Record summary
This is a predicted complex of two RNAs, RNase P RNA and transfer RNA, with 418 nucleotides together.

RNA sequence: CGAGGUGACCAGACGAUCGCGGGCCCUUCGGGGCAUGAGGAAAGUCCGAGCAUCACAGGGCAGGGUGCCGGCUAACGGCCGGUGGAGGCGACUCCAAGGAGAGUGCAACAGAGAGAUACUGCCUAAGCAGCUUUUGCUGCCGGCGAUGGUGGAAAGGCGAGGUAAGAGCUCACCCACGGCUUGGCGACUUGUCCGUGAUGUAAACCCCACCUGAUGCAAGAUGGUAUGGAGGCACAUGCGGCGGCCCGUCGCGCCUUCGCAAUCGCUUGAGCCUGCGCGGUAACGUCAGGCCUGGAUAGAUGAUCGUCCAAUACAGAACUCGGCUUAUGGGCACGCUCGCACG
RNA sequence: GGCCCCAUAGUUCAAGGGAUAGAACGGAAGUUUCCUAAACUUUAAAUCCAGGUUCGAGUCCUGGUGGGGCUACCU
Repeated sequence: CGAGGUGACCAGACGAUCGCGGGCCCUUCGGGGCAUGAGGAAAGUCCGAGCAUCACAGGGCAGGGUGCCGGCUAACGGCCGGUGGAGGCGACUCCAAGGAGAGUGCAACAGAGAGAUACUGCCUAAGCAGCUUUUGCUGCCGGCGAUGGUGGAAAGGCGAGGUAAGAGCUCACCCACGGCUUGGCGACUUGUCCGUGAUGUAAACCCCACCUGAUGCAAGAUGGUAUGGAGGCACAUGCGGCGGCCCGUCGCGCCUUCGCAAUCGCUUGAGCCUGCGCGGUAACGUCAGGCCUGGAUAGAUGAUCGUCCAAUACAGAACUCGGCUUAUGGGCACGCUCGCACG
Repeated sequence: GGCCCCAUAGUUCAAGGGAUAGAACGGAAGUUUCCUAAACUUUAAAUCCAGGUUCGAGUCCUGGUGGGGCUACCU
């Protein structure tokens, strides 16, 4: 210099004028003043919680979710560290990664055969029959799974021995699985060569382990119009709380339709910042100090100009947090990697 | 705001993981007719997008895009 990699990184700054939201203060009730006012994703609503109501949430079945190991966390399908696998020269990145050795299903087309076979083939050692003087030839009864071809996949691979021909039938090397064994909390791993050779598919049913009540702030609460009006069905073998079913339990009307839209819930919270504090590899925990930082309900957070400048992206809170995913121009940092050049 | 559902020819719908994706109506061309209609023959036309699982995906899984529906109390 070029090409990459990583990240709890940044997401314009300052000034002037005009304008808006809620808060506080003043007011002659017209208004005026003060400080303050979106994001890293506020998004998708995909997970996990808080909170609220239904019975503080019951029993059973069904259903749903997660899925290597250990830790972190309020919790999680998240995060951190490791194991195994895949990719990359590398920094590093990615992985729904339990079980196919419990059972069932499926594997189209091609191919002889798809979990079981004999199309092309190889062999007549043994047995039987015929021919033949015999060697032998032919047929039967059979044996074989090596060869050819098909396929994503064809009964572990390759070599040697062996055999009538063959075959883990035997042996050497290798592969996979199981047992024993070394190390590790564990996933896993080391060795042994003791046993076995078993197709794939569980993002097919399923099995195993663990988790799981439902509904979402339009939840709901308070005070009202009002123990409302109209219509319909029931009056206990019914209806509702109760959600897919059953049990159990509680209550006694239920359904449709019309009508007003206030106040609270609502923002101080598993909160943010600093210390290069302390413990830990890390996620995280903990200690000390400091800070208050949107809360609308037709919905505010903006516009114009100037200076600096590379300044241009995606995008706008609607109860609140922790994550994930997706969108995003440009910049920054690094004791990171590779290549080239020079010293 | 919240909770659900759907996406296949131009339209309305089919399709057990096996694909050359099917049907009706509509479109185009032709036959018939003096012309049109009807009828008959032929033909074009599609799985919302991107990844993954699988030998194989319209179908299964994940993420995105677009569209639709429901939902504001009454003792």

The prediction has a mean pLDDT of 77. It holds a member of the Rfam family "Bacterial RNase P class A". It is annotated as a ribozyme. From the family's description: Ribonuclease P (RNase P) is a ubiquitous endoribonuclease, found in archaea, bacteria and eukarya as well as chloroplasts and mitochondria. Rfam links the family to the GO terms tRNA processing, dimeric ribonuclease P complex and ribonuclease P activity.